This is a predicted structure of a 347-nucleotide RNA (Bacterial RNase P class A) from a Chloroflexota bacterium. Its mean pLDDT, the model's own confidence on a scale to 100, is 77. It was read from a public genome assembly, where an Rfam model found it. Lineage of the source: Bacteria > Bacillati > Chloroflexota.

[in-house]
C1' cells in the first nucleotide's frame, strides 16, 4: 500500500413550532364511604431494538394436589469447564476446507439385529465368468508312469469398480449413555353486569353405625371410590364428575416491570465466566394499540461541473416493544476502532 480473517461500535445531527403515551408534582373544578377518585391546564423526568424478527431452544412465572417406578414420545452425542439451564458459549482432541489468521463438525455403537451400496463388473454376504498352480473323483488309452476329457472342491492373479472373503452407510431404521410430568400471559387471579335455578343423558357417592323423619327420605360418622393436563401400576389428596343441544357475559382492573437489571473499579481464571467494593430511586409498560408531522442547517457517502475555492442533482440501511430473560438463526446503504494473516514495495 492492496487483499483478508477475527472481535467491538456508530448507524444521522441541533435547533424553532405544532401535537402524542406513562410516572411525578401542583393550582383549580367535580364527587366522597373522608382513605381517596376523577377531570382541564402547567412543571419535571422518562419513552423501540442488535436484531424489537423467526418461534428454532432453554429458563423464570402461572396453573392442573403431590411423590416414586415404569412404558410411549422427544432431545443431546469425543473430553473437560461455564451457566439457572440448553441443543448455548470457552477450551482442547481427532477430522475436513483454507497458503494463512481461521472457519466447520450431524465425533458412542456395524460381532444384537434388519436393511441399502446405482452404473460398471461374473460377483457387493455367505459371490466366480477368464487366467495359472494344486486336490479329489469318474471316464478313456496305456504294461505302468503320463496324457485328454468331464464333475466338485482350495489357494492366488488380471479386470471392472469408491469398495471384492471383505468393506462402506447409523445425517438409514436400530442399539447404547444421559436428560425431559402437561399446557401456557389469548397462562392465571379479581370485580362489575346480564341469561335460562334451561332441556336431554351416562358413570359415581358400597357395607356399617348414630341422629331425625312427613316413612319419600335427611345429616353425621365412617370406608370406599367414578373423574382429577401424555399413557399404565402403586401410594396418597379430593365427593362428585362428563356428554349433547340451547341461552348470557366479546365490559373494567390486575398480572405488566426492580430485573438471573446496568455502570464503574479490583481480583481469580487460558478463556467462557466468577467473586468483592462503589454507584444508578432507574432506564417504555400500550390494549385499534404511545416516539408524529412541518421548517431551517450541517454530517456521512455516491455523480456531475470547476484550476481551485465551491456549486448543482441524488442517497442515509435491516427494520417497531405487547410477560421477562440467556442463545440460536436470519437481514443490514455507510462510517469507524483494535488485532492477526498473505502478498507487493520501501527503509
Nucleotide at each position: 500500500c492492496g487483499a483478508g480473517a477475527c472481535g467491538g461500535c456508530c448507524g444521522g445531527a441541533u435547533g424553532g413550532c405544532c401535537g402524542c403515551g406513562c410516572g411525578u408534582c401542583g393550582c383549580c373544578c367535580g364527587g366522597u364511604u373522608c382513605g381517596c377518585c376523577g377531570g382541564u391546564c402547567g412543571g419535571c423526568g422518562u419513552g423501540a431494538g442488535g436484531a424489537a424478527a423467526g418461534u428454532c431452544c432453554g429458563a423464570g412465572c402461572u396453573c392442573c394436589a403431590c411423590a416414586g417406578c415404569g412404558c410411549a414420545g422427544g432431545g443431546u452425542g469425543g473430553c473437560g469447564g461455564g451457566u439457572a439451564a440448553c441443543g448455548c458459549c470457552c477450551g482442547u482432541c481427532c477430522g475436513c476446507c483454507g497458503c494463512g489468521a481461521g472457519g466447520c463438525g450431524a465425533g458412542g455403537a456395524c460381532c444384537a439385529g434388519u436393511g441399502c451400496c446405482a452404473c460398471a463388473g461374473u460377483g457387493a454376504c455367505g459371490a466366480u465368468g477368464c487366467c495359472g498352480c494344486g486336490c479329489g473323483a469318474c471316464g478313456g488309452u496305456g504294461a505302468a508312469a503320463g496324457c485328454c476329457g468331464u464333475c466338485g472342491g482350495g489357494c492366488g492373479g488380471a479386470g471392472u469398480g469408491a469398495a471384492a472373503c471383505g468393506g462402506g452407510c447409523a445425517a438409514a431404521c436400530u442399539c447404547c449413555a444421559c436428560c425431559c410430568g402437561g399446557a401456557g400471559c389469548a397462562a392465571g387471579g379479581c370485580c362489575a353486569a346480564a341469561u335460562a335455578g334451561g332441556a336431554g343423558g351416562g358413570c359415581g357417592c358400597a357395607a356399617c353405625c348414630c341422629g331425625g323423619u312427613u316413612c319419600g327420605c335427611c345429616g353425621g360418622g365412617g370406608g370406599a371410590g367414578a373423574g382429577g393436563u401424555g399413557c399404565g401400576c402403586u401410594g396418597c389428596c379430593c365427593a362428585g364428575c362428563c356428554c349433547u343441544c340451547g341461552g348470557g357475559u366479546c365490559g373494567g382492573c390486575c398480572g405488566c416491570a426492580c430485573g438471573a437489571g446496568c455502570c464503574g473499579u479490583c481480583g481469580g481464571g487460558u478463556a467462557a465466566c466468577c467473586g468483592g467494593c462503589g454507584g444508578c430511586c432507574c432506564c417504555a409498560g400500550a390494549u385499534g394499540g404511545a416516539u408524529g408531522g412541518c421548517c431551517a442547517u450541517c454530517c456521512a457517502c455516491g455523480c456531475g461541473a470547476g484550476c481551485a475555492a465551491u456549486c448543482g442533482c441524488g442517497u442515509g440501511a435491516c427494520a417497531g416493544a405487547a410477560c421477562u430473560c440467556g442463545g440460536c438463526u436470519u437481514a443490514c446503504a455507510g462510517g469507524u476502532c483494535g488485532c492477526c494473516u498473505c502478498g507487493c514495495u520501501g527503509g

Rfam family: Bacterial RNase P class A. The family's RNA type in Rfam is ribozyme.